[in-house]
RNA sequence: GUUGACCUGGCUCAGGACGAACGCUGGCGGCGUGCCUAAUACAUGCAAGUCGAGCGGAGUAAAGACUUCGGUUUUUAUUUAGCGGCGGACGGGUGAGUAACACGUAGGUAACCUGCCUAACAGACUGGGAUAACUACCGGAAACGGUAGCUAAGACCGGAUACGUCAAUUUAAGGGCAUCCUUGAAUUGAGAAAAACGGUUUCGGCUGUCACUUAUAGAUGGGCCCGCGGCGCAUUAGCUAGUUGGUGGGGUAGAGGCUCACCAAGGCGACGAUGCGUAGCCGACCUGAGAGGGUGAACGGCCACACUGGGACUGAGACACGGCCCAGACUCCUACGGGAGGCAGCAGUAGGGAAUCUUCGGCAAUGGACGAAAGUCUGACCGAGCAACGCCGCGUGAGUGAUGAAGGUUUUCGGAUCGUAAAACUCUGUUGCCAGGGAAGAAUGGUUGGGAGAGUAACUGCUCUUAAUUUGACGGUACCUGAGAAGAAAGCCCCGGCUAACUACGUGCCAGCAGCCGCGGUAAUACGUAGGUGGCAAGCGUUGUCCGGAAUUAUUGGGCGUAAAGCGCGCGCAGGCGGUCCAUUAAGUCUGGUGUAUAAACCAAGGGCUCAACCUUUGGACGCAUUGGAAACUGGUGGACUGGAGUGUAGGAGAGGAAAGUGGAAUUCCAGGUGUAGCGGUGAAAUGCGUAGAUAUCUGGAGGAACACCAGUGGCGAAGGCGACCCCCUGGUCCAACACUGACGCUGAGACGCGAAAGCGUGGGUAGCAAACAGGAUUAGAUACCCUGGUAGUCCACGCUGUAAACGAUGGGCACUAGGUGUCUGGGGUAUUGAUCCCCUGGGUGCCGUAGCUAACGCAUUAAGUGCCCCGCCUGGGGAGUACGAUCGCAAGGUUAAAACUCAAAGGAAUUGACGGGGGCCCGCACAAGCGGUGGAGCAUGUGGUUUAAUUCGACGCAACGCGAAAAACCUUACCUGGGCUAGACAACGGUGGACCGUCCGUGAGAGCGGAUUUUCCCUUCGGGGACUGCCGGUUCAGGUGCUGCAUGGCUGUCGUCAGCUCGUGCCGUGAGGUGUUGGGUUAAGUCCCGCAACGAGCGCAACCCUCGCCCUUAGUUGCCACCAUUCAGUUGGGCACUCUAGGGGGACUGCCGGCGUUAAGCCGGAGGAAGGUGGGGAUGACGUCAAGUCAUCAUGGCCCUUAUGCCCAGGGCCACACACGUGCUACAAUGGACGGUACAAAGGGUUGCAAACCCGUGAGGGGGAGCCAAUCCCAAAAAACCGUUCUCAGUUCGGAUUGGAGUCUGCAACUCGACUCCAUGAAGCUGGAAUCGCUAGUAAUCGCGGAUCAGCACGCCGCGGUGAAUACGUUCCCGGGCCUUGUACUCACCGC
Repeated sequence: GUUGACCUGGCUCAGGACGAACGCUGGCGGCGUGCCUAAUACAUGCAAGUCGAGCGGAGUAAAGACUUCGGUUUUUAUUUAGCGGCGGACGGGUGAGUAACACGUAGGUAACCUGCCUAACAGACUGGGAUAACUACCGGAAACGGUAGCUAAGACCGGAUACGUCAAUUUAAGGGCAUCCUUGAAUUGAGAAAAACGGUUUCGGCUGUCACUUAUAGAUGGGCCCGCGGCGCAUUAGCUAGUUGGUGGGGUAGAGGCUCACCAAGGCGACGAUGCGUAGCCGACCUGAGAGGGUGAACGGCCACACUGGGACUGAGACACGGCCCAGACUCCUACGGGAGGCAGCAGUAGGGAAUCUUCGGCAAUGGACGAAAGUCUGACCGAGCAACGCCGCGUGAGUGAUGAAGGUUUUCGGAUCGUAAAACUCUGUUGCCAGGGAAGAAUGGUUGGGAGAGUAACUGCUCUUAAUUUGACGGUACCUGAGAAGAAAGCCCCGGCUAACUACGUGCCAGCAGCCGCGGUAAUACGUAGGUGGCAAGCGUUGUCCGGAAUUAUUGGGCGUAAAGCGCGCGCAGGCGGUCCAUUAAGUCUGGUGUAUAAACCAAGGGCUCAACCUUUGGACGCAUUGGAAACUGGUGGACUGGAGUGUAGGAGAGGAAAGUGGAAUUCCAGGUGUAGCGGUGAAAUGCGUAGAUAUCUGGAGGAACACCAGUGGCGAAGGCGACCCCCUGGUCCAACACUGACGCUGAGACGCGAAAGCGUGGGUAGCAAACAGGAUUAGAUACCCUGGUAGUCCACGCUGUAAACGAUGGGCACUAGGUGUCUGGGGUAUUGAUCCCCUGGGUGCCGUAGCUAACGCAUUAAGUGCCCCGCCUGGGGAGUACGAUCGCAAGGUUAAAACUCAAAGGAAUUGACGGGGGCCCGCACAAGCGGUGGAGCAUGUGGUUUAAUUCGACGCAACGCGAAAAACCUUACCUGGGCUAGACAACGGUGGACCGUCCGUGAGAGCGGAUUUUCCCUUCGGGGACUGCCGGUUCAGGUGCUGCAUGGCUGUCGUCAGCUCGUGCCGUGAGGUGUUGGGUUAAGUCCCGCAACGAGCGCAACCCUCGCCCUUAGUUGCCACCAUUCAGUUGGGCACUCUAGGGGGACUGCCGGCGUUAAGCCGGAGGAAGGUGGGGAUGACGUCAAGUCAUCAUGGCCCUUAUGCCCAGGGCCACACACGUGCUACAAUGGACGGUACAAAGGGUUGCAAACCCGUGAGGGGGAGCCAAUCCCAAAAAACCGUUCUCAGUUCGGAUUGGAGUCUGCAACUCGACUCCAUGAAGCUGGAAUCGCUAGUAAUCGCGGAUCAGCACGCCGCGGUGAAUACGUUCCCGGGCCUUGUACUCACCGC
């Protein structure tokens, strides 16, 4: 990190490690480490020689002798090609091969060998013939060789001797582990040798050392055999002829089919043979709490290999890394005839590769070979070099230091931060650099001198000891001292979460990042850079690999009802497990001893390098073998028991199985009768059948299949499955009581059997049904659903197939763990004559439920609880139950069963919502019932589109479109064209002048530019200050209707005036969450009542507010007028009763009555009342939804423009016009038009105003000016209505568009582009397709009036009153909404996935 939450489950990270590599960086030292790849090929040098005291020569030097003076010879020293000896089998390298007695561990060898070494015994006598070297000749290019001749030995070969040795035969004693072994005796036979150098000598010898021979023992090193242990694949299940064994021969150091002949037919294998793949094994190393897992570099042990393959020789030892032979590949030389070679030794080269060093010094030390020794050799080794490859240590300075400097970054402009950091002052001197001093590692050995010991007849010699002297590659290194100077020495990675650490700028799904999740589409803490922070530090990151986390293979320590996972079911061999008691044994088990467990490593305690790493001392630690002891438990053996299991006896229930027979109902068909036009089928139809007589109905017959009712979460069976009746055969099971057997049991890999439906084969059968198929419908299509037909098949017999959601998605057995209540089938008891009822007890089958379990759902004596035993199965999703292989099958196909690749999920159960062409309940002009419209016409207006220099911008389903705009001729105005300005039209600062204003002139389209004229503002403490205004100046700036409504505030629309939305505490749940808010009633309402693990509360509802309706009261002017006067007139006096006005009150609350209802809430009806059940209307809009709308009301972050995207001006445009849509107005006429007359409102507005009377004009209007700052005056005429007259159904006396002419008004100005008037003109239109809108009462419809905006302009908008209906059965359906419930793979929520 899947989810809002829980679980399962995979993926990923944080840790440690490394022979590492790569990127950036790099001061010093110590100790380690360094071709993991090509066991690829190798130039060059070196890595194994040594011995002259084994031998004969040859050479050099010196000395001597002789000399024919050419030379010869002797001795000494020295060199060494050859013969000979020892060593080249060690040391060093590598890991190709090898799955094996190769390795590890523990044993055996009574089946063996062992050079050099040690101990002790015996001995070394006497002969012989050769051959290298050398010389001569010959061959060859070379390597090398041939022939002839000479010569020596510690070379080689005879003979002798031989206690002991070996072999054969005979024999004795003892022992053991099968063959046998040990010791002894006798006889016969076989088998040895080598000298050299010293000393001495009487020259015969003697003696010393080192060699030599035979034999014995030891030590060391090996050979062989065996137990146990450690890889993968069963998609490798069978392998094997020298194979297994025997006898005999051969061979070996030695057992053995090791080899051969013959004989027998064995041997190995599911406890995994054989085959294939992979791999050197171990001590150990890494990790881990451990158990484990991974690895096998360096160091140590073993093995194997040495260009590849094969072979032997020599030798104590090899089948031999720097030996030989053969074959092969490769390389080199060549005179082409032929030869030479083997770095997986040390360096080094090429190649490969991500990648791994110097062609160094020295034998001073340790070790090795040879030698008597000196010594020689030693790329073993010791050292140095290169590499941050690793581990460890040290340093790059320390203290003081606030104007918190400069500078950087950031900022809300105040500051904050880098930061005591720096500077400055005071110190120190590690390391490096320079200079001086300067180790340990050295012990031997040699030489010289002295001493001692054993031995000898004696000496020499040998051995030991002592003194002096001599020996160092590293290296003038470690270390010490001194000088000088903070001077020379810090980087890398990270900063979204996991995970410690945040800001700015750039970028704009681009560039890029990324371990997982995921960042980036204009405000990126995730990219890049910078500043800052965090981490580590001479390193830091990345990559790769391993372990860990991962209980994610689960022994420790997991699971399988639904997440992956119980085989479809049984029977049963092997295997595993197994009741009670006694005895015995000692395999397991427990406990001592002994051996081994190399060293190193590890752990503990010490020690040494200044510490550490490192080195070192001592101790500890596994396993195996062997040998004592214990006997509870498991196992073995023996004996016994009855409880597990089974048998017998008496009964019971049952669709258990197999086979034969029987029956009735129904369908269909056939024959016949009656009978006539349809039948059939569907949502509706058609195909089909029928006048050749169907369907219907009756009678008779045929044939096949299935068995209604009974019938039941009833019965039986292992499962599949089993249903009419009767007979025969047969399996299982239950109960009761006793008797018997005596653990006989459980499970069960393979094997074997059974196994629905469909399907296959052969042969029958076929009534109905019915894949395929045909036709008819449906549909956009309809290879479907529906209809009419119809073949396989379904049925029977025999055989095959072997699978299913073969499910309780739950393997089998046993035991234990509360109950309650049904049902099937047994048995028993009390009461009863009995029926019956009650109780007890078995076996099955259901429901509910406690504890417990479970992720939850749920399970719960029929467990999914608690335990034991056995089997099967699982390990992320997809690929895939697929491919290949094998196997079964006639086929179809079944069983077994992967990988590449790909994803970060897939999944389970539950929760909240949303959704459903799911359900229930209920609302709303939602439908229905009605009335009037829209959609058709003309015009107005808005929008789209088109056009244009511009037709400014926004709004787009409802919820944009007479909307922003409650007024576009200029202005507005944001757009276009042209003319102008650049600190700007507007704000702040400084300087300077002046009042400003006003009037006029010139020029220009105007903005503007130029000029004239006029004028001295206010306060004052008289110093000055202030307001306004003109000009000039420069910089922080102004300005922007430029962009982003997806960065925002505010405001608004909408669901919706729908009844909902929540909280606190408590309770329930692991949790999301639930409860409350659900339920029963009721309401317009979560309105109220009742009930209830809930109790309360908040925002909404309602009420409070405004208005209309009734009454009362107060107050009467400008209002009113009943009474008294008066008048044309409430005009006036008077009055305030009434109306009215506008203040205050009252009134209505289901209050009263009856019924219904749960005695409730409430509903229905009634009374009273102006009003009755929220009285009508308005204002009031919960939590939220739509990234809804608005940056162009305003405000505002960010971005952008700055002689322009700002500002000013003139003209134009927003008014265009083929067309499309929305909203309206006027009509189409007679419920009407025209003309005349007569009434009745409300609510508003009015001083830049409303304007009366009167006069003029047909009229718009003009003149006029009373009155009115308005309950007083004016706008103002209300209109429909009513009363008359006329028109008479027509494109009209309907309708008024359009156009011509003439005017009025407003206004600088009506051309683009105003309104109105008069005369004339008189278009479309005769009630409107599909579709669609509003309205439930003073409503719709209809009629006029007013207002805002406004100079002017209203069919729009906002208000006002007048006249005044129809209909609602009802909630099935359409739309929207509320509550409950259900399904869900949706939650961006069905416009989903």
Molecule: small-subunit ribosomal RNA
Organism: uncultured prokaryote